[in-house]
């Protein structure tokens, strides 16, 4: 949980001292019989069935129903009953007729029934007696609730009874009182829903009856039309109520197991009977469902009693013992009955107690686990071992309390009832609790967790898998989070999970919350109920406060004490039960009564204000249209156009006319209104505010659920009107598209009248009223005063700006509060679903209003902070643009990359910041790749053992690695020697080597980039709840966070700058290989010299120092002087905090993983050099500022002994020979080239350009086939300046010209460096890109390469629609109608009493 269904047994009987009796049992007696035994006998104990009495209405079970006087609490009954019990009073006389049983007959399967005869009673009936009973009628008195009650008394009427025992007593009748138990009534308390607002005909009341123990529409006839309801009726749903229980600081919230009180129910429904008591769990009748028996005609039954069964379910026990105790029924009693009760059994379900050992014990054993691994840590005093103890368990023995205060018996005393004494008997539990003895650590530990919350950490396995998860979250190859292990933590005979309640949650807030922006102020007013309400005095005492009394059952909780060895548990006492009722008192406050007051409110009088409202009339400007006129080709429109209008005359201009709508300037943070809203002028009507005065009323007030009214725009209806504008619509553009933005048109509508609608970001996102709480500055409408004509001061009412206290999460608000108080109303309770569905109301409709749930998420949201971002703003910088010069992109070639191909085309780098990058040199080597052939302690390191010096000559096989044979040779140190040692080589076995294998997303180091951009931070202080801010912002200035000034900041650090190198000037020092004025020579050749150049060391110099101007008396800027150089003189090195999981495990180092006859090592060959294609970076060109030929001039910086290589000779040349010099300011590479002076070419695919190819050579190198560079001769592609796009550069720069170095045997168009010649341009910062500072917005924070919306497709979840179908509940109407109760009609039957009888009364 199934108030689901029940097999079987038991759960209510008892009394013989009420009765007739004798079926069974026992005893006695009798008869028969030898006996066994049979038969008889109510004589006795007793007793089945029967009549009768009492009980069966208690006890036990369950929680269906019930929202109710059911329950709780407090009262009431003058409206009642009460068997048994107690006390008191009175009585207990007479008579009669039946009937069960038993017997006989009969029916039925049974259950059961019918008839006849006979019989008893404490069964039944009648008579007598009778009141202090009952009823009626009087009289007197007392008291009181609205009724009336009570006492006394008089008369009349009515009504009683039962015996049994045999002397102890138990009964019976009437009456009164008590006690106990009930019945009835009332106040208050006691669920949810208004998407249930109206309900009700016996309904509400009355009169009169009936009925009941009793009041009452409880029932009936008649009369009236009432009664309940927003303080929630009715309806729906749910629910037994309470003492209490759980939780909580409390207030509360949730619940109502056990125990106790009350109620309701007993298969579902109805009904009465009996009785003191029932409408009766183990009684009856009827209907229904179900089950069982049956001879089919009929019958029987009710576990929500105790056990037990089935079923349902996650789930809940024995078909036990005893009446020993407690209690109950009956009985005089013994006693009988008692599934109440007491016990036992089952279940760790809960609570409580106890144990599973204690002390010592370090070779810190073994084993396990971990680690930085010859060792250490941990498990761990843990174990072993030694000593000790014996609760529990086991065995042996003893062994209770509960029980005598009972009953019955005897005795004593006694007021005739009780007290005392004596002896005897009774234990289910149970041989249980408990006690004693014995031996022996013996018989006894699990469960969860270890990422944070939350106490407790490591290893292995796994690799977004498997899995975990209460929330956050963990797992994608180093998981304290998964699984295992070791260790640890917590609790412990339990532990953990799940479910539920309370708490935390001040998260429904009474205690104790909010409402500008987080959810939340109704769109606004008027006003009903309600709530709240000024001052003084008075009355009452309802609220309030205090005392007292009653009650608040017991149990529970709390405190104290006692009993079980302790505790749980139980017992005793106290307190408490915060409540209700009654009574007495107090009267401050609230309320009530009465009287008064004027300050709240209102009225009067005077003054004043305004776009307040309604209606009517009038006005001009503009627009459109029409007519006429002038006039001619366009107008119009846009970013640009087109659609459109126009030669049928537009636009433009002039005149006139018509129409409708709106009212420029004034005009304002102005004014008015409740809000919506209101604007030309005039008039009429009307409403309101403010001020002054202090005459009048005297609290008349505030708020306001429902209600009523108003309520922008759009929209709707009817009828007008229609100029402008303009949804829809049409066309033209824009666009990828453009159902948009723009343009040309254009209909509803916009306007008026009347009627609806009832909503807006209806906003101050701030409800109304009142009081109080610093100020300052405007403005508007009044009034007062002063001085005297526009100022000042004051005051009241509005409307703005700033700002203190205070408040606020902050932002902000701040006398117009979002401050401090009081009153009233509305509203809120995570986001979405959703202001939606359904229902109701309103509406012509559109729709409005009221207003959920399922489901889903772990957030949604506010304010502020720091960043980042913006097709935001301000300022500034940069070859960023612009201004220029030269390029790239087109051609050919070189080189790198992608792709493709391949046995392999090794690997890495991929926007800027990969792509002439790693690589400052791939023919072999390099080399990491591929193929083939080989090696396995290995090419390399350390250790052990053994042998040998190391080393070396030659031959053979093989592509080579390699293998085989062979020659010479014996060293160094110590030691006398033997020998030993160092070093090297070889062999063997094992530890190990080795890896350019993987992970740059495990790392170190190094590097790139933003960026040589000017930024990035800290300490202390201050501000802020805080994140953070300030400093670092601001005004200037700078190349600069450079400097100055100001400032709640003051200082400091890393960056900037400077210090360093180089270059530009000078000085000093020093002069060889350098230089050289003098002399000399072919020649710095030689002499002399170090002045100059140069070299290389030390110094000087430049600092906005000086002058003028500007600037803030600053910093600084502008100009100038002087100076070789001027404002950082030029160049370099130098790179803050950080960003990009940027790059690199293939430089190096390194964690982890992987390979170990291979992913290691060696050799030969090949490949990295491939080639439909695409891209990047360069070289050379396309020519005349040029090419070619001849002549001629001027550098810098480097390199050189495995090297640079001169003169000279040979070769057309590359080069060869040669050999001097040079370890370099000495010699060599090494003639610099462009330039200059001449000549030629004449715009052409050329005397441009040089690719490609052929032939012949040179050089390097073991070796130029794949695959080198160069030379000579010949050949002579493309290309005539390059589309979109794009790059570099601001001065000794670009451009152009040559030179050198590194790498390197050889092999640069690359790269690094050097000098020669040597420009143009910069107005400027609008724009593109990048960056810096401040500010602003933000729904971004992986930070715009962000975030994010909707459809569609597929899958899944929840919900809905759907032809329909089934079930439940409730209401209404109608038909039939059992049992039963009351009445009545007819028929039938009939013992008691009356009557002689007929018959009657009465009964059925």
């Nucleotide at each position: 949980u199934a108030a689901u269904a029940c097999a079987u047994g038991c759960a209510a009987g008892u009394c013989g001292a009420g009765g007739g009796g004798u079926a069974a049992c026992a005893u006695g007696g009798g008869u028969a019989g030898c006996a066994a035994u049979a038969c008889c006998u109510g004589a006795u104990g007793a007793c089945g069935a029967c009549c009768g009495g009492c009980a069966a209405a208690c006890g036990g079970g369950u929680g269906c129903g019930g929202a109710a006087c059911a329950c709780g609490u407090a009262c009431g009954c003058a409206a009642c009953c009460u068997u048994c019990c107690c006390a008191a009073a009175a009585c207990u006389g007479g008579u009669g007729a039946a009937u069960a049983g038993c017997c006989c007959u009969c029916c039925g399967a049974a259950a059961g029934g019918a008839g006849g005869a006979u019989u008893a009673a404490u069964a039944c009936a009648c008579c007598g007696u009778a009141a202090c009973a009952u009823a009626a009628u009087g009289a007197a008195g007392u008291g009181g609730c609205a009724u009336c009650a009570c006492u006394u008394u008089a008369u009349u009427a009515u009504u009683a009874u039962a015996g049994u025992u045999c002397c102890g007593a138990c009964g019976g009748u009437u009456u009164u009182g008590g006690a106990u138990g009930g019945g009835c009534g009332u106040g208050c308390g006691c669920a949810u829903g208004a998407u249930u607002a109206g309900a009700u005909a016996g309904u509400u009341g009355g009169c009169g009856g009936g009925g009941u123990a009793a009041c009452g529409g409880c029932c009936c006839a008649c009369c009236a039309a009432g009664u309940c309801u927003a303080c929630g009726a009715u309806c729906a749903u749910u629910a037994a109520c309470u003492g209490g229980u759980g939780u909580g600081a409390g207030a509360g919230c949730a619940c109502g197991a056990c125990c106790a009180g009350u109620c309701a129910c007993a298969c579902g429904g109805g009904c009465a009977c009996u009785g003191a008591g029932a409408c009766a769990c183990g009684g009856g009748c009827c209907c229904g469902a179900c089950u069982c028996c049956u001879a089919c005609g009929g019958g029987a039954g009710g576990c929500a009693g105790c056990a037990g069964u089935a079923a349902g379910g996650a789930a809940u026990a024995u078909u036990g013992g005893u009446c020993a105790a407690u209690g109950g029924a009956c009985g005089c009693a013994a006693g009988u009955c008692u599934g109440a009760a007491c016990c036992a059994g089952c279940c760790a379900u809960g609570c409580c107690g106890c144990g599973u050992g204690a002390a010592g014990g370090a070779u810190g054993a073994a084993g396990g686990c971990c680690c930085u691994c010859u060792g250490g840590g941990u498990u761990g005093u843990a174990a072993a071992c030694u000593u000790c103890u014996u609760u529990u368990a086991u065995c042996u023995g003893g062994g209770a309390c509960g029980a005598a205060a009972a009953a019955a018996g005897a005795g004593u005393a006694u007021u005739c009832u009780u007290a005392c004494u004596c002896a005897c008997u009774u234990g289910a539990c149970g041989g249980u609790a408990c006690c004693a003895g014995a031996g022996g650590a013996a018989u006894a530990a699990g469960c969860a967790c270890c990422g944070g919350c939350u106490a407790a950490c490591u290893c292995c396995g796994u690799g977004c898998c498997a899995g975990c998860a209460g929330c956050c979250g963990c797992g994608g190859u180093a998981a304290u989070a998964c699984g295992g292990a070791g260790g640890g933590u917590g609790c412990a005979a339990g532990c953990g999970u799940u479910a539920u309640c309370c708490g935390g949650a001040u998260u429904c807030a009474c205690u104790g919350g909010g409402u500008u922006u987080a959810a939340a102020g109704g769109g606004u007013g008027c006003g009903u109920a309600g709530g709240u309400g000024g001052a003084u005095a008075u009355u009452u005492a309802a609220g309030u406060c205090a005392g007292u009394g009653g009650u608040g059952a017991a149990a529970u909780c709390u405190c104290c004490g006692a009993g079980c060895u302790u505790a749980a548990c139980u017992c005793g006492g106290a307190a408490a039960c915060u409540g209700c009722c009654a009574u007495u008192g107090a009267u401050a406050c609230u309320a009530u009564u009465u009287a008064u007051c004027u300050u709240g409110a209102a009225u009067g009088c005077c003054c004043u204000g305004g776009a307040g409202g309604u209606a009517a009339g009038c006005g001009g400007a503009a627009u459109a249209u029409g007519u006429c006129a002038u006039g001619u080709a366009g107008c119009g429109g846009u970013g640009a156009a087109a659609u459109g209008c126009u030669u049928a005359g537009a636009u433009a201009u002039g005149a006139c006319a018509u129409a409708g709508a709106a009212c420029a300037c004034c005009a304002a943070u102005u004014g008015c209104g409740a809000a919506g809203g209101c604007a030309g002028c005039u008039u009429a009507c009307u409403a309101c505010g403010g001020g002054g005065u202090g005459a009048u009323u005297g609290a008349c007030a505030c708020u306001g659920a429902g209600g009523c009214a108003c309520g922008a725009a759009a929209g709707c209806g009817u009828g007008g009107g229609g100029a402008u504008c303009a949804a829809a619509c049409a066309g033209g553009a824009u666009u990828a598209g453009a159902u948009a933005c723009c343009c040309u048109g254009g209909u509803a509508g916009u306007c008026c009248a009347c009627g609806c609608c009832g909503u807006a970001a209806a906003c101050g996102a701030u409800g109304g009223a009142a009081g109080c709480c610093a100020g300052c500055c405007g403005u508007u409408g009044g009034c007062c005063a002063g001085c005297a004509u526009g100022c000042u001061g004051g005051u009241c009412g509005g409307u703005g700006g700033c700002g203190c206290a205070g408040c606020u999460a902050a932002c902000g608000c701040a006398u117009u509060a979002a401050g401090c108080u009081u009153c009233c109303c509305g509203c809120c309770u995570g986001g979405g679903g959703a202001g939606u569905a359904c229902g109701g109301u309103c509406g012509c409709a559109a729709g409005a209003u009221u207003a959920a749930a399922a489901c889903u998420c772990a957030a949604a949201g506010g304010a502020a902070u720091u960043g980042a971002c913006g097709g935001g703003g301000a300022c500034c910088c940069g070859c960023a643009c612009a201004a220029g010069c030269g390029g790239u992109g087109g051609a050919u070639g070189a080189u790198g990359u992608g792709g493709u191909u391949u046995a392999a085309u090794u690997c890495g780098a991929u926007g800027c910041a990969a792509c002439g990058c790693g690589a400052a040199a791939a023919a072999c080597c390099u080399u990491a790749c591929c193929c083939a052939c080989c090696u396995u302690u290995g090419a390399c390191a350390u250790g052990u053992a053994c042998g040998g010096a190391a080393c070396u000559u030659g031959c053979c096989a093989g592509a080579g690695a390699u293998g085989g044979c062979u020659u010479g040779g014996u060293g160094c140190u110590c030691g006398a020697a033997a020998g030993a040692g160092a070093g090297c080589c070889g062999u063997a076995a094992c530890a190990c080597a080795g890896g350019u294998g993987c992970u740059g997303c495990a790392u170190g180091g190094c590097u790139g980039u933003c960026g040589u951009c000017a930024g990035c931070u800290c300490g202390u202080g201050u501000c802020g709840u805080g994140a953070g801010a300030u400093g670092u912002u601001g005004g200037g200035u700078u190349a600069a966070g450079u400097c100055c000034c100001g400032c709640a900041a003051c200082g400091a650090g890393c960056g900037c700058a400077a210090c360093c190198c180089u270059u530009g000037u000078c000085a000093u020092u020093a002069g060889u290989u350098g230089c050289u004025a003098c002399a000399u020579u072919u020649a710095g050749u030689u002499g002399g010299g170090c002045a100059c150049u140069c070299u290389a060391a030390u110094g000087a110099g430049a600092c906005u120092g000086c002058c003028g101007g500007u600037g803030a008396c600053a910093a600084a800027c502008c100009g100038g002087a002087g100076g070789a150089a001027g404002g950082u003189g030029g160049g370099g090195a130098u790179g803050a905090c950080g960003u990009c999981a940027a790059g690199u495990c293939c430089u190096c180092a390194u964690g982890g993983c992987c390979c170990u006859u291979a992913u290691a090592g060696g050799u030969g060959g090949g490949g990295c050099u491939a080639c439909a294609c695409a891209c990047g970076u360069c070289a050379u060109a396309c020519a005349a500022u040029g090419g070619c030929u001849g002549g001629u001039a001027c550098a810098a910086a480097g390199g050189g002994u495995u090297g640079c290589c001169a003169a000279c000779c040979c070769g057309c040349g590359a080069g060869g020979g040669g050999g001097a010099g040079c370890u370099a300011a000495u010699c060599c590479c090494a003639c610099a080239a462009a330039g200059c002076c001449a000549g030629u070419c004449g715009u052409a695919g050329u005397c441009c350009g040089g690719a490609u190819c052929g032939c012949a050579g040179u050089c390097u190198g073991c070796a130029a086939c794949u695959c080198g560079a160069c030379u000579g001769c010949g050949u002579g592609a493309a290309g005539u300046c390059g589309g979109a796009a794009u790059c570099g550069c601001u001065a000794g720069u670009a451009a152009u010209c040559g030179u050198g170095g590194a790498u390197c045997a050889g092999a640069a168009u690359g790269u690094c460096a050097c000098g020669g010649u040597g420009a143009a341009u910069a107005c400027g910062u609008u724009c593109c890109c990048g960056g810096g500072u401040c500010u602003u917005g933000u729904a971004c924070a992986c930070a715009c390469c962000g975030c994010c919306c909707g459809u569609c497709a597929c899958a899944c979840c929840a919900u809905g629609g759907g032809a329909g179908c089934g079930g439940g509940u409730u209401c209404u109407g109608c038909c039939a109608g059992a049992a039963g109760u009351a009445g009545u009609u007819a028929g039938c039957c009939u013992a008691a009493c009356c009557g002689c009888a007929a018959g009657g009364a009465g009964g059925g």